[in-house]
RNA sequence: UCGUGCUAGAUGGGGAGCUGGCGGUGCCCUGAACCCGCAACCCGCCUUAGCGGGGUUGAAUUCCCUCUCGAGGUACUGGCUUUGUGGGACUAGCGGCGCCACGUGGUGUAGACGGAUGGGUCCCGCGCGGCGGGGAACUGUGAACCGGGUCAGGACCGGAAGGUAGCAGCCCUAAGCAGCACUCUUCGGGUGACGCGGGGUCACCUUUCCCGAGCUAACGAGUGUCGACAAGCCGGAAGGUCGUAUCGACAGAGGGUGCACGG
Numbered sequence: 001u002c003g004u005g006c007u008a009g010a011u012g013g014g015g016a017g018c019u020g021g022c023g024g025u026g027c028c029c030u031g032a033a034c035c036c037g038c039a040a041c042c043c044g045c046c047u048u049a050g051c052g053g054g055g056u057u058g059a060a061u062u063c064c065c066u067c068u069c070g071a072g073g074u075a076c077u078g079g080c081u082u083u084g085u086g087g088g089a090c091u092a093g094c095g096g097c098g099c100c101a102c103g104u105g106g107u108g109u110a111g112a113c114g115g116a117u118g119g120g121u122c123c124c125g126c127g128c129g130g131c132g133g134g135g136a137a138c139u140g141u142g143a144a145c146c147g148g149g150u151c152a153g154g155a156c157c158g159g160a161a162g163g164u165a166g167c168a169g170c171c172c173u174a175a176g177c178a179g180c181a182c183u184c185u186u187c188g189g190g191u192g193a194c195g196c197g198g199g200g201u202c203a204c205c206u207u208u209c210c211c212g213a214g215c216u217a218a219c220g221a222g223u224g225u226c227g228a229c230a231a232g233c234c235g236g237a238a239g240g241u242c243g244u245a246u247c248g249a250c251a252g253a254g255g256g257u258g259c260a261c262g263g
Stems, first nucleotide, its partner, number of pairs: 001263006009057003012030004020046005034054005063256006072247005078242006085235003090232002094227006102220003105216003114210003118206004122199006128192002131188006138179004147172004155164003
């Protein structure tokens, strides 16, 4: 160095989870990789790896170690962002009310604000007037007989003189009825451009006087408070993306690896 036969090893690996820990079944990634039995109210092990049985390959493309790359997973309840959800402390915008008097306006030396004084608006009493009701007064009318006067005619009594009652008519009157412009009296009110007296208030208006430059708050600005809304904001949830840490398949590079016999 070549050949033959063996042996160690290999015949997939990884992540999260489970677990005292490890591996497997189940889930996910990688991507092609012997077969059978067992296992999530799990299975098998106990210190480096499923256990039991059978096969294949075998010292190298295949086994072992180191490095690089890096699919994918996990953690940071991390930064940014999206979409639901809840809140109403804060910010902005909106509405109500208050304050202020910076601006616009209004008002004011033909006198503001403030002060004094009288009056009105309010209440009570009295008077006068007006209106309405009642009464009186006044006017008219008013009794077949049973009111009055006068009583023609007629009637009655009487010898006569004379007397008596009395219808109609005329005049008058009572109760009553009606009128009533004026007069007197009494009562009343949804009565008055009326008069007098007293009270009350400081809210408003106003006469007169004092003072001498502000007053007002409609709008804007500012400010306080309350309310509604939920854009920002705050809490929590789910997703995406980025970063850091960690594990890491596949792939690439470098290195390492036994025994026997024969040429």

Bacterial large signal recognition particle RNA from a Thermomicrobiales bacterium, 263 nucleotides, folded computationally. The RNAcentral record of the sequence draws on ENA. It matches the Rfam family "Bacterial large signal recognition particle RNA". Its family is annotated with signal recognition particle, plasma membrane targeting and SRP-dependent cotranslational protein targeting to membrane, signal sequence recognition in the Gene Ontology. It is annotated as a non-coding RNA gene. The source organism's lineage runs through Bacteria, Pseudomonadati, Thermomicrobiota, Thermomicrobia and Thermomicrobiales. A source record names the gene ffs.